[in-house]
Molecule: RNase P RNA; transfer RNA
Organism: Bacillota bacterium
RNA sequence: CGAGCCGGCCAGGCGAUCGCAGGUGCGAGCGCGGCGACGCGGCGCCUGAGGAAAGUCCGAACAGCGCAGGGCAGGGUGCCGGGUAACGCCCGGCGGGGGCGACCCCAGGGAUAGUGCCACAGAAACGCGAACCGCCCGGGGCGCGCGAAGGCGCGGCGCGGGCAAGGGUGAAACGGUGCGGCAAGAGCGCACCAGCGGCCGGGCAACCGGCCGGCUCGGCAAACCCCACCCGCUGCAAGGCCAAAUAGGGAACGGAUGACGCGGCCCGCCGACGUUCCGGGUUGGUCGCUGGAGGCGCUCGGCGACGGGCGCCCUAGAGAAAUGAUCGCCCGCGACAGAAUUCGGCUUACCGGCUGACUCGCCAC
RNA sequence: GGGCGAUUAGCUCAGUUGGCUAGAGCGCCUGAUUGACGUUCAGGAGGUCAGAGGUUCAAGUCCUCUAUCGCCCA
Numbered sequence: 001c002g003a004g005c006c007g008g009c010c011a012g013g014c015g016a017u018c019g020c021a022g023g024u025g026c027g028a029g030c031g032c033g034g035c036g037a038c039g040c041g042g043c044g045c046c047u048g049a050g051g052a053a054a055g056u057c058c059g060a061a062c063a064g065c066g067c068a069g070g071g072c073a074g075g076g077u078g079c080c081g082g083g084u085a086a087c088g089c090c091c092g093g094c095g096g097g098g099g100c101g102a103c104c105c106c107a108g109g110g111a112u113a114g115u116g117c118c119a120c121a122g123a124a125a126c127g128c129g130a131a132c133c134g135c136c137c138g139g140g141g142c143g144c145g146c147g148a149a150g151g152c153g154c155g156g157c158g159c160g161g162g163c164a165a166g167g168g169u170g171a172a173a174c175g176g177u178g179c180g181g182c183a184a185g186a187g188c189g190c191a192c193c194a195g196c197g198g199c200c201g202g203g204c205a206a207c208c209g210g211c212c213g214g215c216u217c218g219g220c221a222a223a224c225c226c227c228a229c230c231c232g233c234u235g236c237a238a239g240g241c242c243a244a245a246u247a248g249g250g251a252a253c254g255g256a257u258g259a260c261g262c263g264g265c266c267c268g269c270c271g272a273c274g275u276u277c278c279g280g281g282u283u284g285g286u287c288g289c290u291g292g293a294g295g296c297g298c299u300c301g302g303c304g305a306c307g308g309g310c311g312c313c314c315u316a317g318a319g320a321a322a323u324g325a326u327c328g329c330c331c332g333c334g335a336c337a338g339a340a341u342u343c344g345g346c347u348u349a350c351c352g353g354c355u356g357a358c359u360c361g362c363c364a365c
Numbered sequence: 366g367g368g369c370g371a372u373u374a375g376c377u378c379a380g381u382u383g384g385c386u387a388g389a390g391c392g393c394c395u396g397a398u399u400g401a402c403g404u405u406c407a408g409g410a411g412g413u414c415a416g417a418g419g420u421u422c423a424a425g426u427c428c429u430c431u432a433u434c435g436c437c438c439a
Stems, first nucleotide, its partner, number of pairs: 001361004006356005012330007020048007030041004050336001054347002057345005062235004069267004074231005079093005094108001095106004109226002114224002116220003132167002134163005140157001142155005175193006194216001196213007239287004249278006261269001294313008331334001366438007375391004384422001393409005415431005
């Protein structure tokens, strides 16, 4: 210098004027609106979208459902250890795969618990059972050749056996390669490799290393399932309070032989109303509502995720829903995109810029 | 804001426990029948299974993400 890889930060900037939303002080309890609960009003100051506010995919807080009870069913997660309020997230390690490398990816438990599936093709698709072409042996008969003859040799045909090396089919073929062995073959024997089981050693563990053994046992669990662990349901339109309004009306059905409640079932508990339809009223105010598992800096422990201590800071909170308009200057002319109960994650969208560590290649010293 | 569901031919829908070239009805095209049209008969075309990725030998089907459409609530 070029190419790459991993992480962190920013998200046009500065200034002026006028607005909008929230908080706070002045500030009297004044005025206005409303039947009312309650809301609004001037001036000053402060604050005012994001890394994803998004998808709503996970986990929680909080709230309600009488207890947050037991079992079944159902759902989720899935190498090991740790972090955390919790998680399907994060960190570290292990195993497998990719890359020269930095590094990246993996729903990565169990297929000897059982069941199921493996289409077509193929002899055979998981049954210690199987053979289409083929290879080998035996005897039979046919043809040809040789021989004086008994007979011998060769070829093909059908029969009885042996075999699974080679061919062929398939996504996958009953361990792989090599040597020996054999009538031909075969873990039949041996060496190495893969797999399985046992023992020993290391590691908290996943796992790794060594030795021995029988020689060998397919894949799919994002198929049912088994094992381990976790999960009650509903979601701020949850829910509380206040105000207003009204016909606490009518009909049918179920219910102390126990309804409804707690979603699907059963048990336990509770103990009188419940469901549907018809006919009406109100469809307002306020709390929840933002100070929190909060942020930043220093320091200590830890490889790290993270945790402890100290100091500083307050940083949106609406309810038709605020964050805008005009102007000046500058640059590379500004991407995806707009909070709605709140956090921790994941995923998805995204013009670019700054920065730190590292890898590979080339050149120069 | 929160909670659910669907997407297969032009339209309406099937598609089993993942398996061979994904089907049906209506519609469309061609031919026959008719003087002509319709009906009827025969034949045919038409599909990125909403899109992308993954699991698997194999995906419309199983899993994840994205897009579009629809439903419910106080």